This is a predicted structure of a 112-nucleotide RNA (SAM riboswitch aptamer (S box leader)) from Aneurinibacillus terranovensis DSM 18919.
RNA sequence: UGCUUAUCUAGAGAGGUGGAGGGACUGGCCCGAUGAAACCCGGCAACCCCGCAGCAUUAUGGCGGAUCAGGUGCCAAUUCCAGCAGAACUUUCAGGUUCUGAAAGAUAAGAG
Numbered sequence: 001u002g003c004u005u006a007u008c009u010a011g012a013g014a015g016g017u018g019g020a021g022g023g024a025c026u027g028g029c030c031c032g033a034u035g036a037a038a039c040c041c042g043g044c045a046a047c048c049c050c051g052c053a054g055c056a057u058u059a060u061g062g063c064g065g066a067u068c069a070g071g072u073g074c075c076a077a078u079u080c081c082a083g084c085a086g087a088a089c090u091u092u093c094a095g096g097u098u099c100u101g102a103a104a105g106a107u108a109a110g111a112g
Stems, first nucleotide, its partner, number of pairs: 001112001003110006013041001015040003021031003025083004042075003046072003049065004079104001084101007
C1' cells in the first nucleotide's frame, strides 16, 4: 500500500505535561479555557496468542488465562446521525418515521 474474511447498540481516570482544537470526509448535530489534539501514567478487553472440553448439533460456537512482562487496538454521544437503494407505515402529498441491504470508515487476521 491495495485485496480477502470477520466484527463494530457493551466496556474504559475528578491524574500529569500541553496549550486550540476535535468528533475520517460532506451536511447536520455535538465535545472543548469547568481545558481540544498530541505525549506520559492509568484503564478496557475486540482480534491474533496459550490452554480445556468438543468434532460439526445451536459448533469457526463455549469456558478459562495472559496483557509496558506476547503483538496490535481501544478509552463522549449506536461507526454521534444521515449520505445510495429497497420495503412498510403515515401524509397538510412537500415531507416524516421505522426496518433491511449496500457504499464509505475503523479494528484485527491472512496471503501478496
The prediction has a mean pLDDT of 76. It was read from a public genome assembly, where an Rfam model found it. The organism belongs to Aneurinibacillus terranovensis, within Bacteria.